[in-house]
RNA sequence: CUCUUAUCAAGAGAGGUGGAGGGAUGUGCCCAAUGAAGCCCGGCAACCGUCAGCACAUGUGCUGAAAUGGUGCCAAUUCACACAAAGCGUCUGCUUUGGGAGAUAAGAG
Numbered sequence: 001c002u003c004u005u006a007u008c009a010a011g012a013g014a015g016g017u018g019g020a021g022g023g024a025u026g027u028g029c030c031c032a033a034u035g036a037a038g039c040c041c042g043g044c045a046a047c048c049g050u051c052a053g054c055a056c057a058u059g060u061g062c063u064g065a066a067a068u069g070g071u072g073c074c075a076a077u078u079c080a081c082a083c084a085a086a087g088c089g090u091c092u093g094c095u096u097u098g099g100g101a102g103a104u105a106a107g108a109g
Stems, first nucleotide, its partner, number of pairs: 001109008013041001015040003021031003025082004042074003047070002050065007078101001083098006
C1' cells in the first nucleotide's frame, strides 16, 4: 500500500506543558489567546488478548467478567453534504434506504 470481516446515534478532565492552529479531502459550517495542534498526566470503551460458563466439536461460535497486556478513542451522528434510488415538495429543497469515501480493530497478501 491492497484485499477481507466487524463497528461507527453511546461514552470520556474548568489538570500540566505548549504556543497557532484544528475539524481526512472539496464545499459549507464550526472549534480556537475565556487559549488550537503536539507532548505528559487523567479518563472512556472493550476490537484483539486474558479468565469463566455453555454449544458444537477442537477449533470455532455464543454469553459474561476484569482491565494489570496489544491497539483505539476523549467538540459537534464519521459536524453536514458530496453518488444512486424511492417518496414528498415544486422549485437554491426535505425525508428514507443503499452505495462511495474515511476512521478503528482483527486477519491475509
A computed fold for a 109-nucleotide RNA from Parageobacillus caldoxylosilyticus NBRC 107762, annotated as SAM riboswitch aptamer (S box leader). Of the family's consensus pairs, 97% are formed in the model. It matches the Rfam family "SAM riboswitch aptamer (S box leader)". Its family is annotated with regulation of gene expression in the Gene Ontology. The coordinates come from a structure-prediction model, not an experiment, and the mean pLDDT is 83. NCBI's taxonomy places the organism under Bacteria, Bacillota, Bacilli, Caryophanales, Parageobacillus caldoxylosilyticus.